[in-house]
RNA sequence: UUUGGCUGAGUGGGAGACGCUGGCGCAAGUCAGGGCCGAAGGAGCAACCGCCCCGGUAAACUCUCAGGCAAAAAGACCACUCGCGACGA
Numbered sequence: 001u002u003u004g005g006c007u008g009a010g011u012g013g014g015a016g017a018c019g020c021u022g023g024c025g026c027a028a029g030u031c032a033g034g035g036c037c038g039a040a041g042g043a044g045c046a047a048c049c050g051c052c053c054c055g056g057u058a059a060a061c062u063c064u065c066a067g068g069c070a071a072a073a074a075g076a077c078c079a080c081u082c083g084c085g086a087c088g089a
Stems, first nucleotide, its partner, number of pairs: 001089002008082006018034001020033005035069003041065001042063003048056003
């Protein structure tokens, strides 16, 4: 100095589903009722592996605890930039 990978930050993009019903409130909202969504987080499982009673181990799959269902916020993931430290050249 460069490359790939890990992690973090910034910027941009980023889906789905009642702006439902009722009460309270000037309003923002809040409480309750039922209906729904999956892409924060969380949980579960296969093949496979093992010390084979059992255990380890995934997801964008499944569950919907949590979260969400106008806008806003959030948002897995993707791209770019910066940074980190280690290895190789």
A computed fold for an 89-nucleotide RNA from Paracoccus sp. DMF-8, annotated as Glycine riboswitch aptamer. The coordinates come from a structure-prediction model, not an experiment, and the mean pLDDT is 77. The sequence was found by an Rfam model in a public genome assembly.